This is a predicted structure of a 522-nucleotide part of an RNA (small-subunit ribosomal RNA, 5' domain) from a Pirellulaceae bacterium.
Rfam family: Bacterial small subunit ribosomal RNA.
It was read from a public genome assembly.
The organism belongs to Pirellulaceae, within Bacteria.
The coordinates come from a structure-prediction model, not an experiment, and the mean pLDDT is 84.
Context: one part of a larger RNA
RNA sequence: GAAUGAACGUUGGCGGCAUGGAUUAGGCAUGCAAGUCGAGCGAGAAGUUUAAGUUUGACGCUUCGGUUGAUUUCUUAAAUGGACAGCGGCGCAUGGGAGAGUAACGAGUAGUUAUCUGCCCUCAGGUCUGGGAUAGCCACGGGAAACUGUGGGUAAUACCGGAUAAUAUCUCAGGAUCAAAGGUGUGAUUCCGCCUGAGGAGGAGACUGCUUUGUACUAGCUUGUUGGUGGGGUAAAGGCCUACCAAGGCUUUGAUGCAUAGCGGGCGUGAGAGCGUGGCCCGUCUCACUGGGACUGAAACACUGCCCAGACACCUACGGGUGGCUGCAGUCGAGAAUCUUCGGCAAUGGGCGAAAGCCUGACCGAGCGAUGCCGCGUGCGGGAUGAAGGCCCUCGGGUUGUAAACCGCUGUCAGUUGGGAGGAAGGGUACGUGAAGAGCGUAUCUUGACCUAUCUUCAGAGGAAGUCCGGGCUAAGUUCGUGCCAGCAGCCGCGGUAACACGAACCGGACGAACGUUAUUC
Repeated sequence: GAAUGAACGUUGGCGGCAUGGAUUAGGCAUGCAAGUCGAGCGAGAAGUUUAAGUUUGACGCUUCGGUUGAUUUCUUAAAUGGACAGCGGCGCAUGGGAGAGUAACGAGUAGUUAUCUGCCCUCAGGUCUGGGAUAGCCACGGGAAACUGUGGGUAAUACCGGAUAAUAUCUCAGGAUCAAAGGUGUGAUUCCGCCUGAGGAGGAGACUGCUUUGUACUAGCUUGUUGGUGGGGUAAAGGCCUACCAAGGCUUUGAUGCAUAGCGGGCGUGAGAGCGUGGCCCGUCUCACUGGGACUGAAACACUGCCCAGACACCUACGGGUGGCUGCAGUCGAGAAUCUUCGGCAAUGGGCGAAAGCCUGACCGAGCGAUGCCGCGUGCGGGAUGAAGGCCCUCGGGUUGUAAACCGCUGUCAGUUGGGAGGAAGGGUACGUGAAGAGCGUAUCUUGACCUAUCUUCAGAGGAAGUCCGGGCUAAGUUCGUGCCAGCAGCCGCGGUAACACGAACCGGACGAACGUUAUUC
């Protein structure tokens, strides 16, 4: 000098774009963060309408007995309606967070294949025929609760048979084995699905060469260890596992141990070589209270799934239960230190759905913080009796200083008024075209949380300057106070009675919405 996810001191006008728990992977109140599909299935509350019965009983008429029956209560039935819950499908393995562990095929790079792949795309073929349950529901229970038992009965794209069977699988090449589900105002191989096979795309698993921190005051390490055979296991090679056999394997080119650490693209600095670093963003790995385990599934050994153990916390009727913010906000703690318990799904993207749509703390926005970078402003021109005041003085004057006052102007930003492009693409309905509810075209209705370019009205210099420094390095000095005191200080060093170095004032210098200090890197 440059830099920072910074902090501290003094000061602080506006805007844009970024960025903000670096410490305790410490503990967490509360709300939200993953649902959706009725065009898979059964059932169906409230409400509404109609009908029947029943309860009220207005106005009329009246022979006072009644009659008419607006209105009204309840019950039943049907239609409509569609809440809550349930079965089923898909999703929940993505997105979001963190860096504890890990010195490793973890990452980077270049290769390899013994493998799998839901949704998506292309192609070929199929979609026949039966069955028994179960939740919801009803009845009766147990329990403080969480929850749960028995009996009855019901549906499906839930579950299970049979048939069919190749280009699939196995094969001793003779043969053997393996599937399906329907839905929709529809007689659907035609729309949406379902089953089988082949290929693709994207994704994932596995293996290998090379590279990847410090330490030798860590020198030896290893028994599933190194290799083989048989078997098992996996989607898949393999000591991955197991039985037997052999005795191997690694190491001063640093094994083993210990310490530290996620890795890369990058970032900082530097002329470069290098050195330091890995926050935000992107890729990847790992983790989800701690440890272990499997289930489901195309994929998990699964952050807001399950089981077991532990610590911690909460509820309890003491028998027993419940929980996991390293999601978004927020809270306590520790700390020099790091934000709102905000708005919206309008856009982009994701899940489900035929669609309308629903969900989305992803995301888009707003809020807070000079935390950083950048931009703008705090006026402009004239103005000498060089006013007053301050400071210095050789008492003549000098300086602050065109600075102010005063005169003339301008109107950025902020404030105020009114308009307003854009971020909007889509979506609904009708018509046309079309085989079509596909697509396309026309008309019309409609979708912005938030931001706002830009134009405009009004007023008026009005609302907007500080910080550090002035002995040398290093730009900028005088007076007073103090008297080795009080204090300063990055280094040299200042201060003991004339201090350009301490404190104050005036003046000056540097930078400027900042300026200085501290820490760290080059």